[in-house]
RNA sequence: GCAAACCAAGAGCAAACCUAUUGAAAGAUAGGGACGCAAAGUUUCCGGUCUAAGGAGUGAGGUUAGCUCUACGACAGCGGGAUUGCCGGC
Repeated sequence: GCAAACCAAGAGCAAACCUAUUGAAAGAUAGGGACGCAAAGUUUCCGGUCUAAGGAGUGAGGUUAGCUCUACGACAGCGGGAUUGCCGGC
């Protein structure tokens, strides 16, 4: 430098669930816990999914509730892209 994730070894991460904190919610963080993961490292650029506080609409004599839409909120362990990278191989 290249390709790849078959084998060996040493490490790493940590789903569900439980507890605490946080948030309107989705979710996040910490501890416990392991379903899995060769990028389950990083990044919302593209698609997708979740949530709807706020905003808009609807209805109604009016107000509230309700209902519908909406991301400026999330998910990188939904897929693609970008970027960095351990062991081993060439």